Description:
Predicted 3D model of a 74-nucleotide RNA (transfer RNA) from a Peptococcaceae bacterium.
[in-house]
RNA sequence: GGAGGCAUAGCUCAGCUGGUUAGAGCGCUCGCUUCACAUGCGAGAGGUCGUAGGUUCGAGUCCUACUGUCUCUA
Numbered sequence: 001g002g003a004g005g006c007a008u009a010g011c012u013c014a015g016c017u018g019g020u021u022a023g024a025g026c027g028c029u030c031g032c033u034u035c036a037c038a039u040g041c042g043a044g045a046g047g048u049c050g051u052a053g054g055u056u057c058g059a060g061u062c063c064u065a066c067u068g069u070c071u072c073u074a
Base pairs, nucleotide, nucleotide: 001073002072003071004070005069006068007067010026011025012024013023019057028044029043030042031041032040050066051065052064053063054062
């Protein structure tokens, strides 16, 4: 240089064929339980879905460019 994968909560990830409110586990905060801690139970906070455009009535999902990262290849 050429080709391809990935980017969603603090971390690891799901999200089907585009459809109404974006989720799980762990972690965090609070409460209950305990003399206390742990465990357990309940509740809660936390998201410009990498950036910028495009298509569409409607985009996390489709298209383009860019950025980051990983892999293959010369």
It was read from a public genome assembly.